[in-house]
Context: one part of a larger RNA
RNA sequence: GCCGGCGAGUUAUCCUUAGUAGUUUGGUUAAGGGGUUAAUACCCGGAGCCACAGGGAAACCGAGUCCUAACCAGGGCGAAUAAUUGAUUACUAGGGAUAGACCCGAACCCGGGCGAUCUAACCAUGACCAGCGUGAAGCAUGAGUAACAUCAUGUGGAGGUGCGAACCGGUGAAUGUUGAAAAAUUCUCGGAUGAGUUGUGGUUAGGGGUGAAAUGCCAAUCGAGCCCGGAGCUAGCUGGUUCUCCCCGAAAUGCGUUUAGGCGCAGCGUCGGAUUUAUCUUACCGGGGGUAGAGCACUGAUUCGGUGCGGGCCCUAGAACGGGGUACCAAAUCGAGACAAACUCCGAAUACCGGUAAUGUUACUGUCCGGCAGUGAGACAGUGGGAGAUAAGUUCCAUUGUCAAAAGGGAAACAGCCCAGACCAUCGGCUAAGGUCCCAAAAUUCGUGUUAAGUGGUUAACGAGGUGUUGUUCCAUCGACAACCAGGAGGUUGGCUUAGAAGCAGCCACUCCUUGAAAGAGUGCGUAAUAGCUCACUGGUCAAGGGACAAUGCGCGGAAAAUGUACGGGACUCAAACACGAUACCGAAGCUAUGGCAAGUGUACUUUUUGUACAUUUGGGUAGGGGAGCGUUCUGUUAUAGGUUGAAGCAUGACCGACAAGGACAUGUGGACGAAGCAGAAGUGAGAAUGCCGGC
Numbered sequence: 001g002c003c004g005g006c007g008a009g010u011u012a013u014c015c016u017u018a019g020u021a022g023u024u025u026g027g028u029u030a031a032g033g034g035g036u037u038a039a040u041a042c043c044c045g046g047a048g049c050c051a052c053a054g055g056g057a058a059a060c061c062g063a064g065u066c067c068u069a070a071c072c073a074g075g076g077c078g079a080a081u082a083a084u085u086g087a088u089u090a091c092u093a094g095g096g097a098u099a100g101a102c103c104c105g106a107a108c109c110c111g112g113g114c115g116a117u118c119u120a121a122c123c124a125u126g127a128c129c130a131g132c133g134u135g136a137a138g139c140a141u142g143a144g145u146a147a148c149a150u151c152a153u154g155u156g157g158a159g160g161u162g163c164g165a166a167c168c169g170g171u172g173a174a175u176g177u178u179g180a181a182a183a184a185u186u187c188u189c190g191g192a193u194g195a196g197u198u199g200u201g202g203u204u205a206g207g208g209g210u211g212a213a214a215u216g217c218c219a220a221u222c223g224a225g226c227c228c229g230g231a232g233c234u235a236g237c238u239g240g241u242u243c244u245c246c247c248c249g250a251a252a253u254g255c256g257u258u259u260a261g262g263c264g265c266a267g268c269g270u271c272g273g274a275u276u277u278a279u280c281u282u283a284c285c286g287g288g289g290g291u292a293g294a295g296c297a298c299u300g301a302u303u304c305g306g307u308g309c310g311g312g313c314c315c316u317a318g319a320a321c322g323g324g325g326u327a328c329c330a331a332a333u334c335g336a337g338a339c340a341a342a343c344u345c346c347g348a349a350u351a352c353c354g355g356u357a358a359u360g361u362u363a364c365u366g367u368c369c370g371g372c373a374g375u376g377a378g379a380c381a382g383u384g385g386g387a388g389a390u391a392a393g394u395u396c397c398a399u400u401g402u403c404a405a406a407a408g409g410g411a412a413a414c415a416g417c418c419c420a421g422a423c424c425a426u427c428g429g430c431u432a433a434g435g436u437c438c439c440a441a442a443a444u445u446c447g448u449g450u451u452a453a454g455u456g457g458u459u460a461a462c463g464a465g466g467u468g469u470u471g472u473u474c475c476a477u478c479g480a481c482a483a484c485c486a487g488g489a490g491g492u493u494g495g496c497u498u499a500g501a502a503g504c505a506g507c508c509a510c511u512c513c514u515u516g517a518a519a520g521a522g523u524g525c526g527u528a529a530u531a532g533c534u535c536a537c538u539g540g541u542c543a544a545g546g547g548a549c550a551a552u553g554c555g556c557g558g559a560a561a562a563u564g565u566a567c568g569g570g571a572c573u574c575a576a577a578c579a580c581g582a583u584a585c586c587g588a589a590g591c592u593a594u595g596g597c598a599a600g601u602g603u604a605c606u607u608u609u610u611g612u613a614c615a616u617u618u619g620g621g622u623a624g625g626g627g628a629g630c631g632u633u634c635u636g637u638u639a640u641a642g643g644u645u646g647a648a649g650c651a652u653g654a655c656c657g658a659c660a661a662g663g664a665c666a667u668g669u670g671g672a673c674g675a676a677g678c679a680g681a682a683g684u685g686a687g688a689a690u691g692c693c694g695g696c
Stems, first nucleotide, its partner, number of pairs: 001696006011099014026050003032044003054061002064077004102240002105237001109230006120204009129194001131163003134159001138155006167191003172187004206222001208218003215224001243629006253266005267375002269372007277363001278365001280360001281358007293346001294344002299340002303336005310329002312326005378403010408419003423596004428592003434586003437570003443583001445582006456572001462557002466554010483541005489514003494508003520535001524533002597619009630685001632682006642673001649669005655663002
């Protein structure tokens, strides 16, 4: 890992709701007793319980009572009336309480015992430490001293002394890591006469020991050993929870919570009963509002200009007062501009509330009472906002949708986007979104344009004689624009400045005048300054449109990412791109056609149950509620039907039930039991629990 077996809402008592049954002259017995072949049958037994009356804390009173010292009044709860029949006992089912209470699962806590053969410390008694160095004290001799001191040589053999085996340890690395080994091996390394190592026997025990102290060690177990017990501890946590079909069908919100992944109440689901359109939608009528927008009348903020309170600065004045000036700041006011969630002189659309009418009357109706829930982690998308950086597949609200709990078609693939809600069958048809050259179902369809960038098939500021359309304006056969030919002068080198400044370094000047067809006190290049080239401007040649600006469509650049192109691909250019328009077709589990099933409602018929016919509506579904069934073991009927002329079980098969859990029949095998029907009782259904046991 697979296969087989086992494996999880049970039982008791009480309460509550529903159904069924009995009684209602209210219901019912408990313990106990009697009693039959036997029984839990049957018969006694009325103690007790529920009901029959309530109010009050109670005494107590009583169809009333309580509140008040007390009466009336008033109020609360009752009675009465009406409606519904109600009451009680038993059984069955749903739920709750108390118990282990659906099953498995802690770490812990407590009690009583067992452990110092491992290890820590200690006690008693034993054992062990090759070899080689170093050379303390003391002593001897000599030197030396007044005497000591001191020095030298020798002797001596001290030391938690040195090197290094045994022994003890465990520094670094590698190997090993389902190991040779639940801590080792190899190389290397520390101590090795000491606080040394070690044998044997003994002592200390669990909130206790022992500890040269690491929370270390106390038998591979230690922030409190192990074993058994309390014990099925508790687990708001994780996992698991077994047959079928039918109907309906959520929530991820609010408030509170030592509360936030848990609960309680409400909201939303379902089932039963009551009410019977009270609900929803649309139209019309009537409402309130202060949002969007807008505005500046208030509040606040704010730019420019006019007048300019007040202040600053300057002048005047010997000083003060005063007077004058001001390209400074500036109140207030006027004009213009303009901002606001906590501004409003204004003010929508929607939404909301009320009324009337209409459609649907099984429609996700509404409301009330009762039984049973689940949910209270939501996700994305559009819209209106807050937070953030007008970041996030971000976060928090509001509102709508989808997913959640929804399959099908489209978006290449793609819970949350677009279309559309799957009862079943069909090799029918029509459409939606989206598409129609090929992959690949359907137009190489029609009309008018655009794009040349493979734009389409990535983004901006910004940039550009890309190109289409529209508009405004100027010039032009009295000849425009471009090109070519010619002129482009004089006063004058204007004045100043300057070494120089001559159209062209710089400054000044309403920048003038003359001749002319025209020519600036000069547009640019150039020179040291001149010179030179050129432009404006003018004439000629030529001959028909030319220039400037604005708006707009589609394109261009801006444009960098990691295997290899990259619109899904191939490929596509009067398109297979884009814009506008037209006609066809394809395309889904949508709609429809044909056949069938189920459920609800209404009507009619039928002998009530129920069934039939017609009409009509419905049948996606997680949590969850409700309904109907299948199967297993045992019991009663039952000493059953059947069975060695072959039971159960097993294997195979094209059968039956609209479908399902399932059920027949036949054949073979097997070799002794054992259905079906109707009832009853449960150790009643497995694929999952790192499930348990067994096999492989």

The part of an RNA shown here (large-subunit ribosomal RNA, domain II) has 696 nucleotides and comes from a marine eukaryotic metagenome. The full RNA is in RNAcentral, with records from MGnify. Its mean pLDDT, the model's own confidence on a scale to 100, is 82.